[in-house]
Context: one part of a larger RNA
RNA sequence: GCCGGCGAGUUAGCCUGUACGGCGAGCCUAAGGCCUUCCGGGCCGGAGGCGGAGCGAAAGCGAGUCUGAAAUGGGCGCCAAGUCGUACGGGCUAGACACGAAACCUUGUGAUCUACCGUUGGUCAGAGUGAAGGACGGGUAACUCCGUCUGGAGGCUCGAACGCGUGACCGUUGAAAAGGUCUGCGAUGAACUGACGGGAGGACUAAAAGUGUAAUCAAACUGGGAGAUAGCUUGUUCUCUCCGAAAUACCUUUAGGGGUAGCCUCAGGAGUCAGAACUCGGGGGUAGAGCGACUGGAUGGACUUAGGGGCCUACCCGGUCACCUGGUCCAACCAAACUCCGAAUACCGAGUUCGCUGUCCUGGGAGAAAGACUGCGAGUGACAAUAUCCGCGGUCAAAAGGAGAAAAAUCCAGAUCACCAGCUAAGGCCCCAAAUCCGUGCUAAGUUCGAAAGGAAGUCAGAUUGCAGUGACAUCCAGGAUGUUGGCUUAGAAGCAGCCACCAUUUAAAGAGUGCGUAACAGCUCACUGGACGAGGAAUCUGGCGCCGAUAAUUAUCGGGAAUAAGCAUGGAGCCGAAGCUGUGGGCUCGCAAGAGCGGUAGGAGAGCGUUGCAGGUGCGGUGAAGCGGUCCCGGAAGGGGUCGUGGAGCGCCCGCAAGUGAAUAUGCCGGC
Repeated sequence: GCCGGCGAGUUAGCCUGUACGGCGAGCCUAAGGCCUUCCGGGCCGGAGGCGGAGCGAAAGCGAGUCUGAAAUGGGCGCCAAGUCGUACGGGCUAGACACGAAACCUUGUGAUCUACCGUUGGUCAGAGUGAAGGACGGGUAACUCCGUCUGGAGGCUCGAACGCGUGACCGUUGAAAAGGUCUGCGAUGAACUGACGGGAGGACUAAAAGUGUAAUCAAACUGGGAGAUAGCUUGUUCUCUCCGAAAUACCUUUAGGGGUAGCCUCAGGAGUCAGAACUCGGGGGUAGAGCGACUGGAUGGACUUAGGGGCCUACCCGGUCACCUGGUCCAACCAAACUCCGAAUACCGAGUUCGCUGUCCUGGGAGAAAGACUGCGAGUGACAAUAUCCGCGGUCAAAAGGAGAAAAAUCCAGAUCACCAGCUAAGGCCCCAAAUCCGUGCUAAGUUCGAAAGGAAGUCAGAUUGCAGUGACAUCCAGGAUGUUGGCUUAGAAGCAGCCACCAUUUAAAGAGUGCGUAACAGCUCACUGGACGAGGAAUCUGGCGCCGAUAAUUAUCGGGAAUAAGCAUGGAGCCGAAGCUGUGGGCUCGCAAGAGCGGUAGGAGAGCGUUGCAGGUGCGGUGAAGCGGUCCCGGAAGGGGUCGUGGAGCGCCCGCAAGUGAAUAUGCCGGC
C1' cells in the first nucleotide's frame, strides 16, 4: 500500500419549540404502598408542581395598581387556555460526536546501567632514563666543589595486558537502537578493576556537560486523580427532492474564538406589499470650472514717491545695482481639508402603468463572521506590485457548457432527463478543425505574430506657401573682382584667433565674406551672376500603414502547418458555432387550471432505501434455509428479484416498535497478503 473486520451526535435530567394524543378552568401525580395469571402490568397515593390576577420596595389595594398633594399623565397589567405524556429540532448540566497533547497533583518502584562516596580485595609483560642519599678517590685551613662507582626517585620516557576513543573509511531498513578496520592516547597513577554497602525525583549525584540517575532526563519510571483540558488539527459511514448563504457592522485580554444584528431555511400570520419604468416635486456641493468671490499657494514682465541690502562717496545731501521684501498694473496658473458657481448619476416623496410574492410580522434551525480577481471612483505606495485599504458593480467562491492554444476570477451563457432534429451568442469560416465568398483601399515589414523616448528623402492620401518656356530645380562650363593686408589687436591677424564697423567702386554678378586650409600669405570652395540643358521643381504641415531603436542562457515557433493574404482598414451577403433558445417525449415541485419552475458548497426543510433485534399477522425450508460465486431481469436512487452452482439448517414477507443501524480516507485499530 491493498483486502477483510472494528471504528465517531449517545444516554440521563431540566428548559424551550414543533407535531400528535388525553383531560380541560383545570391538568399531573412524586416518594411510598396494594394486587398480579410469572412479570408485560393494573390500582391506590394530591405531599407537591404548573395554570387560573396583577401592581407595588413594602404595608397594601385589586381589573387594576404604582408614582404623587393631585393626575386630561406616565409605567406595568386586564380584554389571547392550560396541563400531562410520546416523538422529533435546539439549549444547559454531565467525558456529551470520536481520537490526540505538552503538562499538573498523588501513591509507590528503581543507583544489577551510570555519577559520586564508604568498606574490603585484585591488576599493571618488557625496555629506557638515572633524582636524593651513600661509598671511594681527588680537592679545601675547613666547607663549597670535582671524578668514578653505588643507589633506584618520578601524576618521568617507550611499549603489551588493561583502560580510553584522535583521524579516516565502512556501516546508516546495520552483523550492532553507537559497531568494525586501520590509525591514535594513557599505561606507578587525580591509574584501572571485582565484591559488598550509602544516598532519589524539585530529590540525589556531579574535576560543571543541564551531565548521570536501568536504550527514558531543563525534573526518572509505575499505578491513580483521568475519559485532565485542547477557542487547535484530523476524521465523522445509505439515497433522492425543494430552497440556498457568508467571508460585513458593533462589542469582546478580542483579532484563525465568541455575543448581537445583517444575509439562508422552515412554520404560522398579515397583505395590492416589495420592486421596475415614466412624470412631477425636493434637498445637496461631488465631477467640472473659477478665483478682481474668500482662504492660501505660485511664474514672468513693467512701474514704484515703500522698507532693507551691496558698491561709490561719506560731514550731510546723494549716486548706482542682473540683490531681497512689499505695493500697483499686465499676462498665464494651482488647491482633499479654497468656492462667486455647478452638473450627470444617486437618494427622498407623490402620481400613473406593470407587478402568480420577490415584502412585512412572530417564532424554530442554521451556517458565516480568513475571501479572491476584475471594471470604475478615492486613500496609502512610486499616477510600483497577483501590494494594501475603502466605495459602486460583475464573476469565482458555491457554476458545469462554448470562446480565449492550454488557464477559478476575462468574453458568451446559467446544465431536470433523453434525442444520429432546428436557430443562434461570444468567437470564428486555407489545412489540422465545423463553417466563405464578393467589392474598395493600404502594407512589403512575414509587419501581421511583444515594447518606449527618440531617429529617418519608406510609402499612400490631404493641406499650405514660394519658383518655373521672359527657362525654374539638379548637373556641367565660365566668372566670383577693385579701394583693401578695412580699423583695432597681435610676433603675425591679409574674408576666415579675437574686438569694432560692415562702407564704397567696377559690374551680368561677386559678403569688408559660407566652409576647408596657411606660422602668416597662398590655395580650394560657397553665397551671387552668365552660358549650356529643357519640364516641372522647392519647402512646410496633417493623417494612414510600415522601418530603426529591439541583447539571455536545452532548440525554434503566430496553438502548429503555413500564408503576400489566409495581414490591416472599410462595405456587403452568407454559414459554422454552447448543456443558451426552439422542437418531440419522460420525471419531479408549486398551482383549481392556464401555466411557471427544477446548477449548487456551508446550511435549513422534506420523502425514502437498507441492517440487527422485538410484538402481532402470514409464509418458505434436506424435493435443500442462510451465506458465497456466476448470470439475467426490474426500479428515479438508496436498492429489489429470477435462475444455475456451491453450501448443509435454518430463513423471509406485511404492519408496527426499538436501535451497539450504513465506512474510503481519522500518519485510525486488529488480522491477512
The prediction has a mean pLDDT of 85. The part of an RNA shown here (large-subunit ribosomal RNA, domain II) has 673 nucleotides and comes from a Phycisphaerae bacterium.